Record summary:
The RNA shown here (transfer RNA) has 73 nucleotides and comes from an uncultured bacterium. It matches the Rfam family "tRNA". The family's RNA type in Rfam is transfer RNA. Its mean pLDDT, the model's own confidence on a scale to 100, is 81. It was read from a public genome assembly.

[in-house]
RNA sequence: GCCGUCUUAGCUCAGUUGGUAGAGCAACGCCAUGGUAAGGCGUAGGUCCGCGGUUCAAGCCCGCGAGACGGCU
Numbered sequence: 001g002c003c004g005u006c007u008u009a010g011c012u013c014a015g016u017u018g019g020u021a022g023a024g025c026a027a028c029g030c031c032a033u034g035g036u037a038a039g040g041c042g043u044a045g046g047u048c049c050g051c052g053g054u055u056c057a058a059g060c061c062c063g064c065g066a067g068a069c070g071g072c073u
Base pairs, nucleotide, nucleotide: 001072002071003070004069005068006067007066010025011024012023013022019056027043028042029041030040031039049065050064051063052062053061
């Protein structure tokens, strides 16, 4: 220098053919216990890496960047 994959909640990751973003763990509250842990129920938490484009509508499609990982030279 060229090519590919990835970037979504605090962490690990889903998200089909474009149609109002989810799970597990963690956090917080409640139940339960003499009390704690485990357990049960619930709540909150998101500019979907950035900018631009396409579209009635973009996490998803296209372009240019940034970062991480891998391959080639």